[in-house]
Context: one part of a larger RNA
RNA sequence: CUGGGCGUAAAGCGCACGUAGGUGGUUUAUUAAGUGGGAUGUGAAAGCCCCGGGCUUAACCUGGGAACUGCAUUCCAAACUGAUAGACUAGAGUACGAUAGAGGGGGGUAGAAUUCAGAGUGUAGCGGUGAAAUGCGUAGAUAUCUGAAGGAAUAUCAGUUGGCGAAGGCGGCCCUCUGGCUUGAUACUGAGGCUCAGGUGCGAAAGCGUGGGGAGCGAACAGGAUUAGAUACCCUGGUAGUCCACGCCGUAAACGAUGUCGACUAGCCGUUGGGGAGCUUGACUUCUUAGUGGCGCAGUUAACGCGAUAAGUCGACCGCCUGGGGAGUACGGCCGCAAGGUUAAAACUC
Numbered sequence: 001c002u003g004g005g006c007g008u009a010a011a012g013c014g015c016a017c018g019u020a021g022g023u024g025g026u027u028u029a030u031u032a033a034g035u036g037g038g039a040u041g042u043g044a045a046a047g048c049c050c051c052g053g054g055c056u057u058a059a060c061c062u063g064g065g066a067a068c069u070g071c072a073u074u075c076c077a078a079a080c081u082g083a084u085a086g087a088c089u090a091g092a093g094u095a096c097g098a099u100a101g102a103g104g105g106g107g108g109u110a111g112a113a114u115u116c117a118g119a120g121u122g123u124a125g126c127g128g129u130g131a132a133a134u135g136c137g138u139a140g141a142u143a144u145c146u147g148a149a150g151g152a153a154u155a156u157c158a159g160u161u162g163g164c165g166a167a168g169g170c171g172g173c174c175c176u177c178u179g180g181c182u183u184g185a186u187a188c189u190g191a192g193g194c195u196c197a198g199g200u201g202c203g204a205a206a207g208c209g210u211g212g213g214g215a216g217c218g219a220a221c222a223g224g225a226u227u228a229g230a231u232a233c234c235c236u237g238g239u240a241g242u243c244c245a246c247g248c249c250g251u252a253a254a255c256g257a258u259g260u261c262g263a264c265u266a267g268c269c270g271u272u273g274g275g276g277a278g279c280u281u282g283a284c285u286u287c288u289u290a291g292u293g294g295c296g297c298a299g300u301u302a303a304c305g306c307g308a309u310a311a312g313u314c315g316a317c318c319g320c321c322u323g324g325g326g327a328g329u330a331c332g333g334c335c336g337c338a339a340g341g342u343u344a345a346a347a348c349u350c
Stems, first nucleotide, its partner, number of pairs: 004321003007304002012318001014202004021195003025088007033081002035077008049065006092189004096184003103178007110154001115149001118146001120144002125136002163170002207248006216242002221237004259317006267295012279282001299306002323350003332343004
């Protein structure tokens, strides 16, 4: 080295794009690098193995053979892989028509609600809790009405299983710029495909820098309760933050704890988008396609379960695992303003 694995036992990078590399559809011809066969040379001797011989035997010594699975040269073969030249259209892509959508960026705007300040009515409470108190209120609160300010978020529609996006994620309405999917019938290109070490980009929340903004909520903090205590849970307040612009950070139970792509393998029932057919024209039936769900056969699994959206049967490529603790730590490198991130041990111990 030849292994076995990765939903939950250790193990799928958070997600994508993509370089090297790996791998790759149908067909014709050529070639002969890989591949198969033959020949020649070489592959020292000893040893190992086989058949003999010599010391009384054995160890030991000795003759012959085989082997030395290799390398080089040369000849032959041409199925497969490769290479070269040509052809093809089933993979991939382009053009055209059409649909659905919280996909993304920018701008504008609407109504409800909370809060604050002004004005009116009005009077002694309000608020809060398991019960209270802190707190607010006769300097007129709470309640109610009126017009105004400001910030943040968009009830119902809305669908625990709907839609879109690679993931993170995305939800009022209008305008604008823009990405992708799906579907239909034709035409075109002609393997230009798949995967991807390094690399590059995106990446919730919190956090950081500069400048704004600040209604509500609210780490920290203060007070009131509770309690043996209560640095908590409950209550009254409340600063960062939450919001915006620009720049960092680069992590999450970033989860489907399930890498990407492709092929094949019983059925049944929903639901979303598109297309076709049928008639009895309907809240209809049926076929098909792309999603998204619930069961379930075969199969698989340690079991749970999975089951055409596979964890089934296979192929291509990448990542990762190898007893627990020490430890995702130390040291070093790289990145970061910092917080820290990433790469990543050992002693020792059970």
This is a predicted structure of a 350-nucleotide part of an RNA (small-subunit ribosomal RNA, central domain) from an uncultured prokaryote. The RNAcentral record of the full RNA draws on ENA.